């Protein structure tokens, strides 16, 4: 050089051409629970602060990039990019 597959949230991935773009992990804030240290107290108890488990809530996206078809575009269709993967 052909040829094909992907690209969606920080990450791992759903999403009929039309009602609001989701999910599970991770992030934030909170509330329950156990312990563990810390302050104070003669004690009971307390204060703070990390962690465990269970829950709520919340944030984060120009749906690779453009141009096109269409009333409508993450969706289809052409170029480009960047990844993988084949062939020569």
């Nucleotide at each position: 050089g052909c040829c094909c597959g992907a690209a969606u949230a920080g990450c791992u991935c759903a999403g009929c051409g039309g009602u609001u773009a989701g999910a599970g992990c991770g992030a934030g804030a909170g509330a329950u629970u156990g312990c563990a240290g810390u302050u104070a107290u003669a004690a009971u108890u307390u204060u703070c602060u990390a962690c465990u488990a269970u829950c709520u809530c919340u944030a984060g996206g120009u749906c690779c990039a453009u141009c096109g078809u269409u009333c409508g575009a993450a969706u289809c269709g052409g170029u480009g990019u960047u990844c993988g993967g084949g062939c020569u």
Notes
A computed fold for an 88-nucleotide RNA from Lepraria neglecta, annotated as transfer RNA. The prediction has a mean pLDDT of 81. Rfam family: tRNA. Its family is annotated with triplet codon-amino acid adaptor activity in the Gene Ontology. Rfam classes the family as a transfer RNA.